[in-house]
Molecule: SAM riboswitch aptamer (S box leader)
RNA sequence: CUCUUAUCAUGAGAGGCAGAGGGAUUGGCCCGACGAAGCCUCAGCAACCCCUGGUUUUACCAGGAAGGUGCUAACUCCAACAAGUUGUUUUAUCCAACUUGAAAGAUAAGAA
Numbered sequence: 001c002u003c004u005u006a007u008c009a010u011g012a013g014a015g016g017c018a019g020a021g022g023g024a025u026u027g028g029c030c031c032g033a034c035g036a037a038g039c040c041u042c043a044g045c046a047a048c049c050c051c052u053g054g055u056u057u058u059a060c061c062a063g064g065a066a067g068g069u070g071c072u073a074a075c076u077c078c079a080a081c082a083a084g085u086u087g088u089u090u091u092a093u094c095c096a097a098c099u100u101g102a103a104a105g106a107u108a109a110g111a112a
Stems, first nucleotide, its partner, number of pairs: 002111007013042005021031003025080004043072003048068002050064006076104001081101007
């Protein structure tokens, strides 16, 4: 870097160094000198891997948190592509609100 599967409702921040960016991309809208990114320390959240027990055992259920990851502004911050509902309207293809699915992305586990 590519592929497969699962999840993306909830939850959880302080200090030190540093010094202007950050929220993947594009558009929007936000965060940021009352201190962004990044690095370090400590803490926390969650429960993918994991651990314990059970069962109708290639799985499911209940409990746990030592270890490997992950995460700790905003639903994955919102939209992007498609379909639908309602409204607006001469009509709806535009527009507005909403719903569902996909794509893309993120994370985990596995594979090549």